[in-house]
RNA sequence: CCAUCCCGCGCGGGAGAGACCCCGGCUCGACCGGGGCGCCGAAGGGGCAACAUCCCCGGAACCUCUCAGGCCUCAGGACCGCGCGGAGCAG
Numbered sequence: 001c002c003a004u005c006c007c008g009c010g011c012g013g014g015a016g017a018g019a020c021c022c023c024g025g026c027u028c029g030a031c032c033g034g035g036g037c038g039c040c041g042a043a044g045g046g047g048c049a050a051c052a053u054c055c056c057c058g059g060a061a062c063c064u065c066u067c068a069g070g071c072c073u074c075a076g077g078a079c080c081g082c083g084c085g086g087a088g089c090a091g
């Protein structure tokens, strides 16, 4: 100096599920707030296989649970691409 990998930021793409019922507010809207029932899984969080181990611990997900979050739009959104910055193994 430093490819890949890792972290952060920016831009683009990005699914699913009530335009439900009741109450209140209101600029009377498909808006705002609360409650109820029904649903979704791709923020986050929990759980587990193989493997490994004397034992315990460990041990993944887009799988699963649905605590949280979400169910017009907006926002968010795992993940993908590009760029910038940081750290830095091999070399």
Stems, first nucleotide, its partner, number of pairs: 001091001006086008018037001020036006038071003044067001045065003051058001
The RNA shown here (Glycine riboswitch aptamer) has 91 nucleotides and comes from Kineococcus siccus.